[in-house]
């Protein structure tokens, strides 16, 4: 020169379901989050959408599990961090 993506900062994207009670307002289940100013993710990109009132399992019930998926699309700038060659020049 490159590489690595680890942190920070600003800025942006993004979901909030299912069962149940007296359904206001709680409870229960899955999970980083079920309207919390929390949580998650920014190309490195399964945070998230579509496909989808799919499919296959299981459950009180659901994107709850895995497949779809080496599909398609999705939101970015700066700075610190490691790591690290060639080439030229002195010097010993």
């Nucleotide at each position: 020169a490159g590489g690595c993506a680890a942190c920070u900062c600003u800025u942006g994207g993004g979901g909030u379901g299912c069962c149940u009670g007296u359904a206001g307002c709680g409870g229960g289940c899955u999970g980083a989050g079920a309207a919390a100013a929390a949580c998650c993710c920014a190309u490195u990109g399964a945070a998230c959408c579509u496909g989808a009132c799919c499919c296959a399992g299981g459950u009180u019930a659901u994107g709850c599990u895995g497949g779809c998926g080496g599909a398609g699309g999705a939101a970015a700038g700066a700075g610190u961090g490691c790591c690290g060659a060639g080439a030229u020049g002195g010097u010993u």
Molecule: TPP riboswitch aptamer (THI element)
Organism: uncultured SAR116 cluster alpha proteobacterium